[in-house]
Context: one part of a larger RNA
Formats: sequence, C1' cells, structure tokens
RNA sequence: UGGGUGAUAUUUGAGGAGAUCUGUCCUUAGUACGAGAGGACCGGGAUGGACGUACCUCUGGUGUACCAGUUGUCGUGCUAACGGCAUCGCUGGGUAGCUAUGUACGGAAAGGAUAAAUGCUGAAAGCAUAUAAGCAUGAAGCCUACUCCAAAACUAGAUAUCAUUUUCCAUUUAUAUGGAAGGGAGACACCUUGAAGAUUACAAGGUUGAUAGGCCAGAGGUGUAAGUAUAGUAAUAUACUAAGCUGACUGGUACUAAUUAGUCGAAAAGCUUGACUUUUUAUAUA
Repeated sequence: UGGGUGAUAUUUGAGGAGAUCUGUCCUUAGUACGAGAGGACCGGGAUGGACGUACCUCUGGUGUACCAGUUGUCGUGCUAACGGCAUCGCUGGGUAGCUAUGUACGGAAAGGAUAAAUGCUGAAAGCAUAUAAGCAUGAAGCCUACUCCAAAACUAGAUAUCAUUUUCCAUUUAUAUGGAAGGGAGACACCUUGAAGAUUACAAGGUUGAUAGGCCAGAGGUGUAAGUAUAGUAAUAUACUAAGCUGACUGGUACUAAUUAGUCGAAAAGCUUGACUUUUUAUAUA
C1' cells in the first nucleotide's frame, strides 16, 4: 500500500516448517522348534545412548557496581580509620541474571489409503486360477494425528464490540453539489520503563498511577564493622556483637519523575427471493 466506512479485540486454517532415531536387560521360556548343540515369533515390563525443547529447585560455572582478608606505594596534617593505583593488585566466598556438565519433558497411542507380498469367492477356459466383475490382509514409507507459523489464502475469510452521519457559507423549490470549520472510536508522537531489544518492533505504565528511582520491611550474601572498655611490654585477644555492610530478588509506600500542550483520524455502502450465465471444486468415465 491492498483487503471498498474507520477502529479494537478474539479467531478459522488453505498452505508451510519442525519432529519421526535406537541399544541393552528382565519376563513369556530354556517354552515352540531341534537327535543334540542351540534356541525364537507374538506379547508384557525396566533402563540407557545420541538428538531436541524448556527451565535454574538441586549440583556446579560466571557473577569487573556485594562482603571479607591481605602485599607494595601515594594521599586525606599525624595516630586510627579510609581512599587511589598496581590484570577486578592478589586471595577466599557470593545474590539476581546468563548458563551445562544440572533438572524436567519429547519422538506415545491411534485412524485411513497403499507397496512388495499373502488371501476369499470366481469365470473367460464344465477343470484350475488372489482378477477379468467383486471382497480382504499388509510397512520405520504416504495422508492424518503431535508442535510451531499462518487471511498477502488477491476466492485477501469469520465472530464480538466501539464510533460518528456535525456546524457555517454559496448555488438550488427541494434533494443534492462545492468550499470552509470542527475532530468520533482509535492511533501516533512524547515521557517512566522491561525477564523485550542492535535500530525498529513487542510488552507494562503515564496521577482515576506502583512504570522506574528513592525510602521502609524482608530474603539471600559476607562473616562479628567502627568506636569504647578490659587483658597483655607488644603483635593481638575478649565484650558490647550472629554484628556491620549489602547490585540486580520479594512485599509495601506517591517522596521524586511519568506535566500541560500536540499530530493524524469519518460517508464510499440498503435488504430479501427467484431465474439465467460464468467460474471454481469434488467424484466417475474416456
């Protein structure tokens, strides 16, 4: 842009894509079969491999805005306490998120038409013959079924809901036509943002508000802060102190910021029945 009023939701599914794997063990059963050696079909159950999808409760990894320890040096006048630099200086841990080697699940079952193959009835051809008429069984393959996309499927589908038919001027008997104004549902833009993201898009929200920040409380992490007191010559230890600090997590709370204003966006179109024509599709035959 189209889908012949404009929108907002919910959908149908023509069509397309993905998936389709397989081992071992137990049992049936040491049965059928076989002189023996050996050794099943069919059916039932368990557990793996590879592959795939999702997730982070567990096990781990990472976690350069979290916590602690510590070396050298410089600085805050000095002590103490902190800060800068040295690969995040190094070391020990670690929330959220992301993640696999972790966790869960999947390829199950079923239907239809068939292939090779196997049959029933049965003539031509008094017999025989699965075939000529007719009827049936039969595969990891085909069509469904399972998961996802999908009306741009131009035959452009369906359902529900919402919105308006305005005002003025000119012409006109009037309908109506032309011009101007107005701006409905809704959308955009802007702003606060996100387990969404290169940008866009998508999603949450914009005071009738918990969208983000802050604050409060908690979870989780680290591991007992600073300061003071006591003991010790001192390094240090103990007490106040399961302290202090704490990014992304959870719940709350309008304190701050989502202000006001803006842009786009409307009349083309009636319904029912019947006939005819054309087109398409399906089946059958040639």